[in-house]
A computed fold for a 162-nucleotide RNA from Planifilum fulgidum, annotated as glmS glucosamine-6-phosphate activated ribozyme aptamer. The prediction has a mean pLDDT of 77. The sequence is in RNAcentral, with records from Rfam. The model forms 87% of the base pairs in the Rfam consensus. NCBI's taxonomy places the organism under Bacteria, Bacillati, Bacilli, Caryophanales, Planifilum. It matches the Rfam family "glmS glucosamine-6-phosphate activated ribozyme aptamer". Rfam links the family to the GO terms catalytic activity and regulation of gene expression. Rfam describes the family as follows. This entry contains a glucosamine-6-phosphate activated ribozyme that is found in the mRNA for GlmS. GlmS is an enzyme that uses fructose-6-phosphate and glutamine to generate glucosamine-6-phosphate.
RNA sequence: UUAUUGCCGUAAGCGCCAGGACUGCGGCGGGCGGCCGCAGUUGACGAGGUGGAGGUUGAUCGAAUCAUCGGCGGAUGCCUCCCGGCCCGGCAUCGGGGCCGCGGAGCCGGAGCGGAAAAGAACGGGGCGACCCGUUUGACAACCCGCUCCGGCGCGAUGCCC
Numbered sequence: 001u002u003a004u005u006g007c008c009g010u011a012a013g014c015g016c017c018a019g020g021a022c023u024g025c026g027g028c029g030g031g032c033g034g035c036c037g038c039a040g041u042u043g044a045c046g047a048g049g050u051g052g053a054g055g056u057u058g059a060u061c062g063a064a065u066c067a068u069c070g071g072c073g074g075a076u077g078c079c080u081c082c083c084g085g086c087c088c089g090g091c092a093u094c095g096g097g098g099c100c101g102c103g104g105a106g107c108c109g110g111a112g113c114g115g116a117a118a119a120g121a122a123c124g125g126g127g128c129g130a131c132c133c134g135u136u137u138g139a140c141a142a143c144c145c146g147c148u149c150c151g152g153c154g155c156g157a158u159g160c161c162c
Stems, first nucleotide, its partner, number of pairs: 014073004019069001020042009045062003051082006083101006089161007106153010120137007
C1' cells in the first nucleotide's frame, strides 16, 4: 500500500415488522385459481423543526404514478416552570409585556423575490424473482423558511440625555 474477514460508530420525518401486499421453491390439487409450509421482498418523497427540567399527545407542511395500507418504537410538536438573551427612543435602576434560543429576537395587514426530493427520462451494477443500489439529466409545492419594501399599532415610575 492492496485485498479479505470481523467488531464499533455513522439514524430523528427517523428506525423497525408479528398483519397485509408481493416473489421463489416445495406440498395438496387432473390443470387454473386457491390453500399450506419454508426462504425472501416491500412497507413515507422531501421542506421545516432541538436552551434545560417536568408533563402530554393520533407532533407541522406539502409532493406522488397513491399499499406512502396497517402496526410498534422513537422524536426536534404542545403545555407549565426555569436559564440566558433581544425589543418596547438612548444610558442607569425597578416593575410589566411581547419575542428569540445564537444563521436568533414585538404584533397585525399587504407587496415582491428566492427556496425540494421522490416520481419521470437515459445509462450502469446486483438478484432466478419480488426488488435493491448508483450516476447523469431536468421539472413541479406548501405550512412556511429566508431576504427586501410599504402601512398601522407597540408599558409605566425615577434621574440624566436627545